This is a predicted structure of a 1494-nucleotide RNA (small-subunit ribosomal RNA) from Corbierea pseudopalmata. Rfam family: Bacterial small subunit ribosomal RNA. Clan: SSU clan. It is recorded under the gene name rrs. The organism belongs to Corbierea, within Eukaryota.
[in-house]
RNA sequence: AUCCAUGGAGAGUUUGAUCCUGGCUCAGGAUGAACGCUGGCGGCAUGCUUAACACAUGCAAGUCGAACGAAGCAUAGCAAUAUGCUGUAGUGGCGCACGGGCGCGUAACACGUAAGAACCUGCCUAUCGGAGGGGGAUAACAUCGGGAAACCUUUGCUAAUACCCCAUAAAGCUGAGGAGUGAAAGGUAAAACACCGCCGAAAGAGGGGCUUGCGGCUGAUUAGCUAGUUGGGGGGGUAAAGGCCUCCCAAGGCCACGAUCAGUAGUUGGUCUGAGAGGACGAUCAACCGCAUUGGGACUGAGACAAGGCCCAAACUCCUACGGGAGGCAGCAGUGAGGAAUUUUCCGCAAUGGGCGAAAGCCUGACGGAGCAAUGCCGCGUGGAGGAAGAAGGAUUGUGGUUCGUAAACUCCUUUUCUCAGGGAAGAAGAUCUGACGGUACCUGAGGAAUAAGCACCGGCUAACUCUGUGCCAGCAGCCGCGGUAAUACAGAGGGUGCAAGCGUUAUCCGGAAUGAUUGGGCGUAAAGCGUCUGUAGGUGGUUUCGGAAGUCUAAUGUCAAAUACCAGGGCUCAACCUUGGAAAGGCAUUGGAGUACUCCGAGACUAGAGUGCGGUAGGGGUAGGGGGAAUUCCUUGUGAAGCGGUGAAAUGCGUAGAUAUAAGGAAGAACACCGGUGGCGAAAGCGCCCUACUGGGCCGAGACUGACACUGAGAGACGAAAGCUAGGGGAGCAAAUGGGAUUAGAGACCCCAGUAGUCCUAGCCGUAAACGAUGGAAACUAGGUGCUGUCAAAAACAGUGCCGUAGCUCACGCGUUAAGUUUCCCGCCUGGGGAGUAUGCUCGCAAGAGUGAAACUCAAAGGAAUUGACGGGGGCCCGCACAAGCAGUGGAUUAUGUGGUUUAAUUUGAUGCAACGCGAAGAACCUUACCAGGGUUUGACAUGUCUAGAACUUCCGUGAAAGCGGGGGGUGCUCUUAGCCUUCUAGGCAAAGAGAGCUAGAACACAGGUGGUGCAUGGCUGUCGUCAGCUCGUACAUUGAUGCGUAUGGUUAAGUCCUGCAACGAGCGCAACCCUUGUUCUUAUUUAAAUUAACUAUAAGAAGACUGCCAGCGCAAGCUGGAGGAAGGUGAGGAUGACGUCAAGUCAGCAUGCCCCUUACACCCUGGGCGACACACGUAAUACAAUGGCCAAGACAAUACGAAGCAACCCUGACAAAGGUAAGCGAAUCGGUCAAACUUGGCCUCAGUUCGGAUUGCAGGCUGCAACUCGCCUGCAUGAAGUCGGAAUUGCUAGUAAUCGCCGGUCAGCCAUACGGCGGUGAAUACGUUCCCGGGCCUUGUACACACCGCCCGUCACGUCGAGGAAGCAGACAUCCCUCAAAGCCGUUAGCCUAACCUUUCGAGGAGGGCGGCGUCUACAGUGAUGUUCGUGACCAUGACGAAGUCGUAACAAGGUAUCCCUACUGGAAGGUGGGGAUGGAUCACCUCCUUA
Repeated sequence: AUCCAUGGAGAGUUUGAUCCUGGCUCAGGAUGAACGCUGGCGGCAUGCUUAACACAUGCAAGUCGAACGAAGCAUAGCAAUAUGCUGUAGUGGCGCACGGGCGCGUAACACGUAAGAACCUGCCUAUCGGAGGGGGAUAACAUCGGGAAACCUUUGCUAAUACCCCAUAAAGCUGAGGAGUGAAAGGUAAAACACCGCCGAAAGAGGGGCUUGCGGCUGAUUAGCUAGUUGGGGGGGUAAAGGCCUCCCAAGGCCACGAUCAGUAGUUGGUCUGAGAGGACGAUCAACCGCAUUGGGACUGAGACAAGGCCCAAACUCCUACGGGAGGCAGCAGUGAGGAAUUUUCCGCAAUGGGCGAAAGCCUGACGGAGCAAUGCCGCGUGGAGGAAGAAGGAUUGUGGUUCGUAAACUCCUUUUCUCAGGGAAGAAGAUCUGACGGUACCUGAGGAAUAAGCACCGGCUAACUCUGUGCCAGCAGCCGCGGUAAUACAGAGGGUGCAAGCGUUAUCCGGAAUGAUUGGGCGUAAAGCGUCUGUAGGUGGUUUCGGAAGUCUAAUGUCAAAUACCAGGGCUCAACCUUGGAAAGGCAUUGGAGUACUCCGAGACUAGAGUGCGGUAGGGGUAGGGGGAAUUCCUUGUGAAGCGGUGAAAUGCGUAGAUAUAAGGAAGAACACCGGUGGCGAAAGCGCCCUACUGGGCCGAGACUGACACUGAGAGACGAAAGCUAGGGGAGCAAAUGGGAUUAGAGACCCCAGUAGUCCUAGCCGUAAACGAUGGAAACUAGGUGCUGUCAAAAACAGUGCCGUAGCUCACGCGUUAAGUUUCCCGCCUGGGGAGUAUGCUCGCAAGAGUGAAACUCAAAGGAAUUGACGGGGGCCCGCACAAGCAGUGGAUUAUGUGGUUUAAUUUGAUGCAACGCGAAGAACCUUACCAGGGUUUGACAUGUCUAGAACUUCCGUGAAAGCGGGGGGUGCUCUUAGCCUUCUAGGCAAAGAGAGCUAGAACACAGGUGGUGCAUGGCUGUCGUCAGCUCGUACAUUGAUGCGUAUGGUUAAGUCCUGCAACGAGCGCAACCCUUGUUCUUAUUUAAAUUAACUAUAAGAAGACUGCCAGCGCAAGCUGGAGGAAGGUGAGGAUGACGUCAAGUCAGCAUGCCCCUUACACCCUGGGCGACACACGUAAUACAAUGGCCAAGACAAUACGAAGCAACCCUGACAAAGGUAAGCGAAUCGGUCAAACUUGGCCUCAGUUCGGAUUGCAGGCUGCAACUCGCCUGCAUGAAGUCGGAAUUGCUAGUAAUCGCCGGUCAGCCAUACGGCGGUGAAUACGUUCCCGGGCCUUGUACACACCGCCCGUCACGUCGAGGAAGCAGACAUCCCUCAAAGCCGUUAGCCUAACCUUUCGAGGAGGGCGGCGUCUACAGUGAUGUUCGUGACCAUGACGAAGUCGUAACAAGGUAUCCCUACUGGAAGGUGGGGAUGGAUCACCUCCUUA
């Protein structure tokens, strides 16, 4: 250890977000691996996975002289000969069938496991018995000959444990009772009762042959296969059963539990993975099988149909004298080839094992070892301790620092490893001898930190972050994805993380994946219930008794080789590794036991399931026949008169040849109004006028009969809408196709007028639909409520058909006794999207087509339900000068101004729908100015720092367009310190030295400078939706969740304003109010207003006042309507005030600012020019076109603002003007600009291009300013253009508003201001109302949108890439069949030839037997033909997928603008359209039914 237990992690990616479904991907482990970078040591393992492709060379099976003869050498001997030694060849024996290699074939009794009977067995063990007597040859050898060789051959001699005969023999064999048959060998030794051998028999062990049950791959797009096939009788054959073979007889045998065929594959112990169940694999080690270049065959032998044997055939290679021969590494090394890829032509038989031998021994590429390879596993090391000036250097920086980093240097220590030196094994057994490894392991000593670190990664998953470069490029990537100027994702660097002599990548397997689900999934809408039913096989099956004991449970026995795995130990220093012992679960088989459980089998019983019979009953159930009326169309006739018909509007069409209309009559076909209904019937499809006949099923009641007769149902069969097909009828209406008319950019459509198939009947076919409840059938159980139908007098109950709903279920929606709940049984189906229900094969069909039904390739999603938004040519409610009702305009003219465009050296630049365009610009002649040309400057026009010189400053001359450049003169200051001199000595002055502040000039360098770029890097500010009423939070509650609720409903409001009510209760930002102005009053104060006072007015401070407070009506309330009072009434009027957010809105040129760019220039200065151009287009304004007017004269009434480089009166000059001169007043309620105009009164003009209109132009003046040419304003005189109210279209405005009239201010030298911002005067019209246009708010609905409809998205065509299909054919491979030829060989046969042993013999020979030859059966290779399967290729044809910006349309998503979709038919460039039937997975409105609130 053994009994219970040692055992399970997830993540990323579909969406704006969520839950689910579902795929893809990752993290782990493993490998006989390979590749890239790197590499110190040792131990133990492993090492052609591809070409069972071809092989040079060497070796891998020999041994025995104690079986035999001959030979050689030595000794002895005259010699014969004897003895000893040697060992080649030969005869003979044993071995060569083991060991070693490989995995081609094989889907099979090949393997595994468990059994069995009809067998063989050399060597080995043990037992019994035997070994007597003869004979004839032959190789070697010698010799003749042939051949290149391999080798062959003639003649002669010889031995044996070689061969043969006789005898003998049991318990052998044959066989039946008589018997027959049938063996041997010797050797060694001086000898032995010694040893090794020989023969027979019967055992054992081990080995082998044969048979059987069970087990383990894929495909049905392989469904039928089989003639020796299945069985029997006779015979043969084998070691042995057997169709194993043959003759005859019979017709069997296998198969849906998958035969046959095809593909793939050696099988197992085991290995990897996994929690397990399983899944994948079958290297090394072990067992079995198969094979030996390919195919066939036998011989020998105990054993082979034989890897290093033989014969034949084929292919290939080699030798050759061309006649002929030789060969087989899938043995060990090694070579070539193939490949991403796999080692030495090593040492040794020392150990273990094997062969031979009596033994010594020989042989052994088995084996033991070494070598090569980080190929794997395991172990060790590359140093340890101290050491902060936190060194240098690198990187970074916010410039302070931080980090590499105690890391290094440096000091002390150690020596595993390394080098050298010395010693030195075990492995050896059985006393001696014997070690390849190997002077190896190990031990001791010396030396010196010495010899030793890399690889990958750092966006998330996933541990680890910064800088630089690059700029959708280069590149990365396992998935999501990164890169378009600030990349933690590319490349490099610094730093970090992980592992470590390795680290990464690639490939493959398991896991995660519950993603094929037995453990352990699903099928209403995500993929998935057959269209429906009947039934075969099969599966499953009510109550009870007895028996059996097959399943089941239990015990024992046998077995499942060893190794591996597990547990406990042991041995190498540890570990890996090796080793000893042990055990479980489970499988199979056998033998018992249990029978109170369940299933099963046999027999019996029962009645609750099921069925039969009886009595009722409802019904569009089915088939056939007959009958009926309404309507439509057509025909005939009458009346009648010019239109009818049709549409959004029209037209085609019909009609004076009489239509439509109307009346009468007739004909035909099809369909059956009302009743009619989530009502009925049927299996479904489906079924509707009435009557009759035949016929199927259901339900209820009662309880007679049978006695489990049942449920489901693979195959199979039957039925099966519409469309369609065949044949024959029929044809009224409707109506694909088709024709015409419209619409339209087009209209192959929607609309209209016609119209053929078809729709109808009969007979047959087809076999499909959104054939749907998208829900298979049966049974049982699990709350109710409420409609309808049937039975029923009624109720209840039962059977059906609907709705709501509890528990429960569901991702949610929803389902909920009619389950999608809880269980059981059976069947069917699903496994990401696309490709595709396609291709191909097969079956069916007349065809259309139906059924079955892939793959390559491609994507990282496709999808379901629900949520929030947005949108809708969806709905409801509401608001707004949004429309309507009005007033005045714009668009036409001239001018001004801005913009576009064009032009130009430059015409600087920004703003571009609303929300750019009299905008930035509240003032372009220079300046401004940013632009252009030219002339100049380079530390700079400006800032800080350093050095030198000089006070600063001022003045003159030359040159130049100016900027600038050049030259000269005057001048030496201020503050402080030091020492000196003088003086009037608390102080002042003089001259000198030093230092300093400021300024100027010069020099060098850091730097300045930039209206250069990026508003898509930014801050700040602003516009807009919109002064619209919204936008949120906390807690609670609901939901798995995104989210919802609050904030929905009903009222009300300008308002999410308020009220009611409610799973909500509160709160915040917005609304309102608080603030400013104004309207009324009061209090206080009084600079000014030309004498004073009071009042008033005014000024400017503070208060009051208005709150739906009061009344009436309505209302629950909030509030609404009306009224009173009041200056003001329901926000009194106006302003300021702009929620969360949207538009990458605008602005880098107002300012600020990151990054990039320029630096004798993209900076700076100056002169001149330009921003002012001008065929044209647009916007915004001014002035007009006139009589509500123009002109002239007279007269009246404001307010806001402004004034010192200013406002300027009065007066004078000027033409009376612009203006000039002089000059008072005023820093302002005091003075000034400053007379307001429209208006009123009077007069003229009288409808015209005018007394309208004023543009344009000429002349003459004035003002500002260095300067008025480009390019200013004003005045006077003269001139007197267009224009007579404006097309399509379009703007503003609801009351002191529109319209109209003047006045003021800022900017500013002046002014292009008709602009902009303010001020007051005069002062209207209209609003029925919300259908429509535009914008907005709330609720609801649909959605395939979320960059949010400026969305999404479909198909043809064109181009490119890739994949597969068809195809006249072409060329192979494999398999099968018929036939032909037929090698070698076994067997059979034989009349020819040859023949030692045995027999007979007359010795001549003959016989038996054998060999050769001949013949025959079988048959490999080969050949002709046929068939099937499969791979490749093929002009051309058709198709699919993918590809930033191609063409044509717009089919779908909203009612997607004709609702969509399914089946079918026709048709069209394409999406598509239309007809017939069907579905809701259709919006909206109305009605009906049902339910809830009671």